Record summary
Predicted 3D model of a 72-nucleotide RNA (transfer RNA) from a Candidatus Staskawiczbacteria bacterium. NCBI's taxonomy places the organism under Bacteria, Bacteria candidate phyla, Candidatus Staskawicziibacteriota. Its Rfam family is "tRNA". From the family's description: Transfer RNA (tRNA) molecules are approximately 80 nucleotides in length. Rfam links the family to the GO term triplet codon-amino acid adaptor activity.
RNA sequence: GCCCUCGUAGCUCAAUGGUAGAGCAGUAGCCUUUUAAGCUAUUGGUUUCGAGUUCGAGUCUCGACGAGGGCA
Repeated sequence: GCCCUCGUAGCUCAAUGGUAGAGCAGUAGCCUUUUAAGCUAUUGGUUUCGAGUUCGAGUCUCGACGAGGGCA
C1' cells in the first nucleotide's frame, strides 16, 4: 500500500428495514443470627463519527476513525 471481518449498556453478546434487548455487573427490597448463595423489582444506550437512500436505518450505500486478520 491492497483486501477481509468487526465497532450496540460498565463487561460479554443479541436484534427480517418497523417500540434497541438478554446474561453478568450496579442499585433497592425479601430471605438469612451474619456473610455468601437464592428470589423479586429496577437504573443504565446520541447503536464509534459524518453524509446518503428510505415514510422509517443498529441493519442498506459512501467516507472518516479505531480494533483484529490476510497478502505484499